[in-house]
Molecule: ZMP/ZTP riboswitch aptamer (pfl RNA motif)
Organism: Paenibacillus allorhizosphaerae
RNA sequence: AGGGUCCGAUGUAACUGGCGACGAGUGGAAGCAACCACAGUGGAGCAUCGGAACAUACGGCCGGUCGCCUGGGCAAAGAGC
Repeated sequence: AGGGUCCGAUGUAACUGGCGACGAGUGGAAGCAACCACAGUGGAGCAUCGGAACAUACGGCCGGUCGCCUGGGCAAAGAGC
């Protein structure tokens, strides 16, 4: 020197579903469904830079809120090339 955690800035960004209510998009489907297009919004994660502490912690995070459901993404861990 190399690490992880937290905070901020910039860039990028997967995922952004169905029904009911709330200002809560438009059009078209679907219930053996939970999708398609456009628009908008949120947005974990990743990269770079800056800052803080080194606490033995954390043990998951994301889509407006609540309820009932469905399906993903990222991260982490493991295996193979």